[in-house]
RNA sequence: GGAGUAGGACAGAAGGCCGCUGGCCAGCCUUGAGCUGACUGGAGGAAAGUCCGGGCUCCGUAGGACAGGGUGGUCGGUAACACCGACCGGGGGCGACCCCAGGGACAGUGCCACAGAAAGCAAACCGCCUCGCAAGAGGUAAGGGUGAAAGCGUGAGGUAAGAGCUCACGAGCUGCGGCGGUGACGUCGUGGUCUGGUAAACCCCACCCGGAGCAAGAGAAAUAUGGGAGUUCCAGGGGCAACCCUGGACGGGUGGUCCGCCCGCGUCUCUCGGGUCCUCGCUUGAGGAGUGCGGCAACGCAUCUCCCAGAUAAAUGGUCUUCGCCCCGAUGUUGGUGACACCACCGGGGAACAGAACCCGGCUUACGUGCUGCUCCAUCU
RNA sequence: GUCCCCAUCGUCUAGCCUGGUUCAGGACACCGGCCUUUCACGCCGGCGACAGGGGUUCAAAUCCCCUUGGGGACG
Repeated sequence: GGAGUAGGACAGAAGGCCGCUGGCCAGCCUUGAGCUGACUGGAGGAAAGUCCGGGCUCCGUAGGACAGGGUGGUCGGUAACACCGACCGGGGGCGACCCCAGGGACAGUGCCACAGAAAGCAAACCGCCUCGCAAGAGGUAAGGGUGAAAGCGUGAGGUAAGAGCUCACGAGCUGCGGCGGUGACGUCGUGGUCUGGUAAACCCCACCCGGAGCAAGAGAAAUAUGGGAGUUCCAGGGGCAACCCUGGACGGGUGGUCCGCCCGCGUCUCUCGGGUCCUCGCUUGAGGAGUGCGGCAACGCAUCUCCCAGAUAAAUGGUCUUCGCCCCGAUGUUGGUGACACCACCGGGGAACAGAACCCGGCUUACGUGCUGCUCCAUCU
Repeated sequence: GUCCCCAUCGUCUAGCCUGGUUCAGGACACCGGCCUUUCACGCCGGCGACAGGGGUUCAAAUCCCCUUGGGGACG
């Protein structure tokens, strides 16, 4: 100097003028969503996608079973997670480092197009071997060819030719035992089997999940206390009766089905229409910053301190000055140096992605600048 | 704001759930030819697409994830 990799940081600063919006205080009179003034708060790392997880609120079908959905190495962290940390195993890269839906294919089922003889109970097209005059019959998975994939690999024995048929070594799977580790697993010994892939195919195993969402929901105001539908039936008992109790049927009730549960004259439910747009929910919270301690870390505990947006057609803006940052200026009749580079000065230009809407924890996606650690290559000393 | 659904030739669609050689099929439109004196109708042929990216698999329009665009419902 080039290429790369991991991790933090910032998201221009200060001031003047003119505005917007929340809070609080004061004043005014026209007493209202009133006006004026002072002080003070006012977007993000992703506020985004709405992909996960939770808080909060309502629904009493929140209880069970089946169905359905999700997650998937181990141990931890957490309110919880599909998130995070550390480790294990596998894969990629020369390396720093990165990636993995990473349980099960000896529980069962399905699928593996085309090509090929044969694609999972294996199988005989060519070849090889035996018999036979021949046609053909039988044996054979070493070799050829097909395919993404051909039923362990290499060598020796064996045989008519061959074959895990047998043996040795090796790979994989698996049972048992020893050692190490909380564990995934590692390692050593020994036995068995000869051993395709696919579960982001059905499925099996383990664990998790009630539904809806702040347009949740509550209050107030206003309107036509408007229209339509429903509010049932049977049996037994009590009562003079209205009616009440018990049981059953029927109907209804927000998740798919079934059981269970609840309701069936309550100032009720559903539905069509009409009216209204005010207040609460609403921002103090699993909150932020500092210090100490524990832990490899994620994170936890203790202590101290801070208050840091709450709009509703939706505020957080515009403009000017100075400074800072980046880029350009073969020849700036500029300065420093012998000269180039570089620095200063001067002139010109530029500054990304993007805008809270109940609130948090994550993930993912978009995007500008700069810093630090590390790796590889080249050159010089 | 919250919650759902969809995306295949120029247009309307089949295939997706159950992945494959079926050159991703069809209709209308467009282009060329035939027929006709000519146009139309009819017949024959042609052009033309899986929204973008990544993953799973031997193999993806199809299965999974992310993004982009479009549509719908709700006090």